Model confidence (mean pLDDT): 76 of 100. Bacterial RNase P class A from a bacterium, 371 nucleotides, folded computationally. Of the family's consensus pairs, 94% are formed in the model.

[in-house]
This record gives sequence, structure tokens and C1' cells, in this order.
RNA sequence: UAAGAGGAACAGAUGAUCGCUGGUUUUAUCUUUAUAAACCGGAGGAAAGUCCGAGCUCCAUAGGGCAUGAUGCUCCGUAACGCGGAGUGGGGGUGACCCUAAGGAAAGUGCCACAGAAAAUAUACCGCCAUUCCUUUAUUGGAUAUGGUAAGGGUGAAAUGGCGAGGUAAGAGCUCACCGCUUCGAUGGUGACAUCGAAGGCAUGGCAAACCCCAUCAGGAGCAAGACCAAAUAGGAAGGCGUUUGAGGGCUGCCCGUCCGAGCCUUCGGGUAGGUCGCUGGAGGCAUUGGGUAACCAAUGUCCAAGAUUAAUGAUCAUCACCCCGGUUAUUGACCGGGGAACAGAACUCGGCUUAUGGUCCUCUUAGGCC
Repeated sequence: UAAGAGGAACAGAUGAUCGCUGGUUUUAUCUUUAUAAACCGGAGGAAAGUCCGAGCUCCAUAGGGCAUGAUGCUCCGUAACGCGGAGUGGGGGUGACCCUAAGGAAAGUGCCACAGAAAAUAUACCGCCAUUCCUUUAUUGGAUAUGGUAAGGGUGAAAUGGCGAGGUAAGAGCUCACCGCUUCGAUGGUGACAUCGAAGGCAUGGCAAACCCCAUCAGGAGCAAGACCAAAUAGGAAGGCGUUUGAGGGCUGCCCGUCCGAGCCUUCGGGUAGGUCGCUGGAGGCAUUGGGUAACCAAUGUCCAAGAUUAAUGAUCAUCACCCCGGUUAUUGACCGGGGAACAGAACUCGGCUUAUGGUCCUCUUAGGCC
């Protein structure tokens, strides 16, 4: 310098002016409430997707089972998890490092296209070998014959252990060495597992991200949960008054009068509009020390940091910082001018995962160059 690998923190700062929103205090109008002033607070690393796990709330619930769904190597962490940490086995990369849905196919069922003899009770197309027969100088050539065989060829994604030697008519775990596999044992490890040894001639083709089996876990709905206060109108219940002995209503300031007239009044309870709470102090943050490889845990100290409901958290200007482009200058420096700055917006709250996204810094790997 180029190409990569892993990780960390940040997400512009300060000031001024004009606004929006929550709280506290004060003053005035003033019954509540509203307005004004001062002070304090006001988005994120993902607030997002709503994919997992919890808190919290209501409903359900003797106990057990079925169904359904999720998870699936080991140990540890955690309130819990399908999350995280450290490992084991397997795979990829020259490497830093990365990926892994990784139980069971000797419980059962099912599937394995095309090609191929055969895709699972194995089997034999071309071959190899023996016998018989025909033929030939000759095991020379051949057979619609009989039998042995799976070494070689051929098919396929996959073919019944691999490879070498012995052996054989030709062959074959038929026998042997090594490797693999199965079973047993020893040692190490908390464990997954690793290493070593012995035995067995090899049994069990693949697919469970096919059904299924095994083990573990799961009651349902969600802050529009839920609790409280509570109009108008309509309807409900109880009581009272009233229907020619005329309640009540219209005309009216009131009385009389006149017209209409069978309902009217009070109380209670439920629900709606509306309002209040839930609503932010919590498995909380930060620092130090200690334990642990780590995730994480403990102790001590310290801090309080949005709570809206048509839904606030904004806009403009100046200076500085960062990046890019152009110019001046002897330079990688300095100065001047112009431009840029991502993804994205809380809505009950936490722990994770995933996705989107800007530049910066640190460590490491490989290759090349220079000193």
C1' cells in the first nucleotide's frame, strides 16, 4: 500500500431569538378552572419489526390425561427464554476467523425422479472362471446349454466397508496388516467427548427442514388489560300524587280566566359521552472494589433521567468541530471560498433477537514494497 477478519464507543457542541409540552412556585381575575411570569425536565441505538421470554391486569383452574404448538450436543448464566457465555463434535477459509435445526432410520408407516440388472426380502447387463457340446494343428474360435462369481466395466445424487497382500478355476473378510465401523474395558474430563487397548469379520444404504417416536416446556386474553368518578336523552325498579273531586302543560312577570289533557314528580341502580388512575423508582442507571476464562453475580457509594392522547420534544441565525471539492503557497502544513452530515419518532414497562443506517478508532491476518 492492497485485500480481508474481529471488536469498541459515538450519533455533533455552545450561545441567541421565536414556539410546543410536563412539573413546581408565585401573582392577578377568581368557586372550580383558565391565563401570565420565573425555574426545572423533554426520543433512540435501533424508539422500528412485533419474532421470542417475563413483570403487571382480568378471566379460568381439585388432580390427571388427550389434542395442539415450541424446543432438541454439553456445562454454566438468568426472573425467564427459542436468549447469552464457555466448550465438544462436524463443515468452510492459505490465514485472522466464520458457520452449524447437532436426539432416534436394529418401534412402525412412507418416499428415493431419470438412468440402471438391482434403490432394499437385494440382484446380474457387459464381463471373469469351470463343466458339457461343436470346431481347430493348437483352451484356436464359438454355444438360445449347466453352474460358480462380484475383482473389473457400465448407470446413478447415492450400489451392501476402503486399500494392499495372500488365497483361488475365477473370485469373495475367505484369511491377514492398516484405516473405518460395532461392542466391551481402562484413563482423562462436572459433561458433551477425547485418547489408548481388546474383541467381532462387518451386521445398520439415504431421507425425520416426511409422518412419527422419545425427552423437556407451555391454561387463555392483553394497558383498547383493568379500577374508579359520572352528564343529557331513552329505557328499568321502588315510592308518592292524579285521570270530570283534573296531576301536569301552553298563553303570562304573577293571579284570575281560557285551551289541551293522562300521565306527572322524587329516589335508586346499570350502561354511554366525558374525566381520573393504571403511567413511570425499575429484575433501574453510573462508578469503585471483590468473585468468575466469560456471560454474569455480590458489596459499597452515588443519581432520578419524557409521559403526550390528534398526540409535545421544533424552526432560524452565529461560532467551533468532522468530511468532501476547488484555489493560493515550497510541503503531508497553513489560509480562503463553496458544499455535505445517515437510518429513523416514545405511547404500560423490562430482558433478548432480527432488520435499517453514517462516519471514526483499536487489535489481528494474508500478499507486496521500502528502511
Overview:
It is recorded under the gene name rnpB. The RNAcentral record of the sequence draws on ENA. Its Rfam family is "Bacterial RNase P class A". Rfam classes the family as a ribozyme.